RNA sequence: GCGGGUGUAGCUCAAGUGGUAGAGCGCUGGCCUUCCAAGCCGGCGACGCGGGUUCGAGGCCCGUCACCCGCUCCA
Numbered sequence: 001g002c003g004g005g006u007g008u009a010g011c012u013c014a015a016g017u018g019g020u021a022g023a024g025c026g027c028u029g030g031c032c033u034u035c036c037a038a039g040c041c042g043g044c045g046a047c048g049c050g051g052g053u054u055c056g057a058g059g060c061c062c063g064u065c066a067c068c069c070g071c072u073c074c075a
Stems, first nucleotide, its partner, number of pairs: 001071007010025004019055001026044006048064005
C1' cells in the first nucleotide's frame, strides 16, 4: 500500500428485505427479612465519528478512526 471482518448500555451479545433499539449480567429504588443474601416488582443507561439517500437509517452509499485477520512492496 491492497483486500476482508468487527465497532450497539459499565460488561457479554441480539435486532427478516429500512418502520417505537432489546436481553442477560451490572447499578439503583421498593417489597420481603430481626439483619444480610436469595427471591419478587419498578427504574437507570447505548447504535465509533462526519456527511449522503429516504417521509423514515443500527441495517443502504461515501469518507474517516480504532481493533483483528490475510496478501504485497520497500530502503

Predicted 3D model of a 75-nucleotide RNA (transfer RNA) from Janthinobacterium rivuli. The source organism's lineage runs through Bacteria, Pseudomonadati, Pseudomonadota, Oxalobacteraceae and Janthinobacterium.